[in-house]
This is a predicted structure of a 108-nucleotide RNA (SAM riboswitch aptamer (S box leader)). The sequence was found by an Rfam model in a public genome assembly.
RNA sequence: ACCUUAUCGAGAGUGGCUGAGGGAACGGCCCGUUGACGCCACGGCAACCUGUCCGCGAAAGCGCGGGCAAGGUGCCAAUUCCGGCGGGGAGACCCGCAAAGAUGAGCG
Numbered sequence: 001a002c003c004u005u006a007u008c009g010a011g012a013g014u015g016g017c018u019g020a021g022g023g024a025a026c027g028g029c030c031c032g033u034u035g036a037c038g039c040c041a042c043g044g045c046a047a048c049c050u051g052u053c054c055g056c057g058a059a060a061g062c063g064c065g066g067g068c069a070a071g072g073u074g075c076c077a078a079u080u081c082c083g084g085c086g087g088g089g090a091g092a093c094c095c096g097c098a099a100a101g102a103u104g105a106g107c108g
Stems, first nucleotide, its partner, number of pairs: 002108001003106006013042005021031003026083003043076003048072003051068007080100001084097005
């Protein structure tokens, strides 16, 4: 990298360095010299995995549900910013399903 699988409407920023692009891709729309993106430090969010505690399944094992947040990841503008297809609606817009993508876990 490929494949399988779960999730993607919630949540969480300050400082320093740098300096023109950035939001995956194309279009829209947006962010950006009142300094974005990126990097570093510190902080935080969350609870996928490990760990740990509680309840239930008689016990062990294991499973299900819940708590904690020490460890491994991840994340901290906008629903994954929006788009495709189907349906609803006078419209703004709403609902469902994809595609692509992101992240975790797993198999070789």